About this RNA:
Predicted 3D model of a 72-nucleotide RNA (transfer RNA) from Candidatus Uhrbacteria bacterium CG10_big_fil_rev_8_21_14_0_10_48_11.
[in-house]
RNA sequence: GGCCCCAUCGUCUAAUGGUUAGGACGUCAGGUUUUCAUCCUGGAAAUAGGGGUUCGAUUCCCCUUGGGGCUA
Repeated sequence: GGCCCCAUCGUCUAAUGGUUAGGACGUCAGGUUUUCAUCCUGGAAAUAGGGGUUCGAUUCCCCUUGGGGCUA
């Protein structure tokens, strides 16, 4: 250099183009407990950036960025 794959809450991981992007761990608040832990209830927290297609994009297309793999 060429080709291919990946990018979603703090982490991991779901989501046929269509209701408020779901779950686990973590975190915060409350309950329980003499206290901690456990357990229960509730909250906050995410689609890498830009453009396009579409009535509607996390999903499809293009470019960029970052990461990984193969090849010379």

The coordinates come from a structure-prediction model, not an experiment, and the mean pLDDT is 81. NCBI's taxonomy places the organism under Bacteria, Bacteria candidate phyla, Candidatus Uhriibacteriota. Its Rfam family is "tRNA". It is annotated as a transfer RNA.